About this RNA: Predicted 3D model of a 104-nucleotide RNA (Glycine riboswitch aptamer) from an Anaerolineaceae bacterium. NCBI's taxonomy places the organism under Bacteria, Chloroflexota, Anaerolineae, Anaerolineales, Anaerolineaceae. It was read from a public genome assembly, where an Rfam model found it. The model forms 86% of the base pairs in the Rfam consensus.
RNA sequence: UAUAAUAAUGGCUAAGAGAUCGAGGGAACUCGACACCGAAGGGGCAAGUUUUCACACCGCAAUGUGAAGAUGAAACUCUCAGGUAAAAGGAAUCCAUUAUUGAU
Numbered sequence: 001u002a003u004a005a006u007a008a009u010g011g012c013u014a015a016g017a018g019a020u021c022g023a024g025g026g027a028a029c030u031c032g033a034c035a036c037c038g039a040a041g042g043g044g045c046a047a048g049u050u051u052u053c054a055c056a057c058c059g060c061a062a063u064g065u066g067a068a069g070a071u072g073a074a075a076c077u078c079u080c081a082g083g084u085a086a087a088a089g090g091a092a093u094c095c096a097u098u099a100u101u102g103a104u
Base pairs, nucleotide, nucleotide: 004101005100006099007098008097009096010095011094018034020033021032022031023030024029035084036083037082041080042078043077044076048071049070050069051068052067053066054065055064056063
């Protein structure tokens, strides 16, 4: 110096589903009931990798099979949380800044 990854901050954009019913309240909301959504957050799992044990093979080792664990992703899935007019919030992509790591 170009570029890559991670994290934080900011910006553009950004879906889904009852403005449901009852009570309180000026409203936002709170409590209860039934019905829904998935994209704050959170949980779960595949292949693969790996550990132990048993068996097969074998002089050992390696290899294979089976069992029990560990690890293991998401926009999948669960619907705990959150949400179901607008506002707010909002994953993911992109842009910018800062920091860290690192190749040449």